[in-house]
């Protein structure tokens, strides 16, 4: 860091510390001195890998060890497809697992 496959309109914060940004980049619209980012600590929230149980397969459930994650649909948004869009497809991102 490159590549592949799945998922992405659900759900879950507080405290301490810090002292101005932040929500990927763009524009937009938002959060934000009634405390932003980071950092701790506790909590939680979900079920991708691992475990464990069923099953012939698909697959189910279960648990919480590795990850993630807790404003707003990935916050809206670009490109193509007939046109309006909670429609289809593709880029871009994220997060997971595998591979180089």
């Nucleotide at each position: 860091u490159u590549c592949u496959u799945a998922u992405c309109a659900a759900g879950a914060g507080a405290a301490g510390u810090g002292g101005a940004g932040g929500g990927a980049a763009u524009g937009g619209c938002c959060c934000a001195a009634u405390g932003a980012a980071g950092c701790u600590u506790c909590a939680g929230c979900a079920a991708c890998c691992a475990g464990c149980c069923a099953a012939c397969c698909a697959u189910g459930g279960u648990c919480a060890g590795g990850u993630g994650c807790u404003a707003a649909a990935u916050c809206c948004a670009g490109c193509a497809g007939u046109u309006u869009a909670u429609c289809u497809g593709c880029a871009a991102g994220a997060u997971a697992a595998g591979a180089g």

SAM riboswitch aptamer (S box leader) from Shouchella clausii KSM-K16, 100 nucleotides, folded computationally. RNAcentral holds the sequence, with entries from Rfam and Ribocentre. It matches the Rfam family "SAM riboswitch aptamer (S box leader)". Rfam's curators write: The SAM riboswitch is found upstream of a number of genes which code for proteins involved in methionine or cysteine biosynthesis in Gram-positive bacteria. The SAM riboswitch acts at the level of transcription termination control. The predicted structure consists of a complex stem-loop region followed by a single stem loop terminator region. Lineage of the source: Bacteria > Caryophanales > Bacillaceae > Shouchella > Shouchella clausii.